[in-house]
c-di-GMP-I riboswitch aptamer from Paenibacillus ginsengarvi, 86 nucleotides, folded computationally.
RNA sequence: UCACGAUAACGGCAAACCUGCUGAAAGGCAGCGGCGCAAAGCUACAGGGCCUUCUUGACCUCGGUCAAUGGCAGCCAGCUACCGAA
Repeated sequence: UCACGAUAACGGCAAACCUGCUGAAAGGCAGCGGCGCAAAGCUACAGGGCCUUCUUGACCUCGGUCAAUGGCAGCCAGCUACCGAA
């Protein structure tokens, strides 16, 4: 240095529920909380995947269906990084 990851050290993050705000929704923010996480740090106009449909467009048997211009990084992925037992 690369890989790897412990019942180690110093520390870190924070799922669900509930409350408030926000949004059409998905979702986001704050509080509470702690399921978990060795990248649960960053990236959503590099890629795959997933969620949503106010508007718009296409189709339609007029019931709806499909499609992000909306989101998700705690799905994969990419990039960067702390510590050091085996």
The model forms 95% of the base pairs in the Rfam consensus.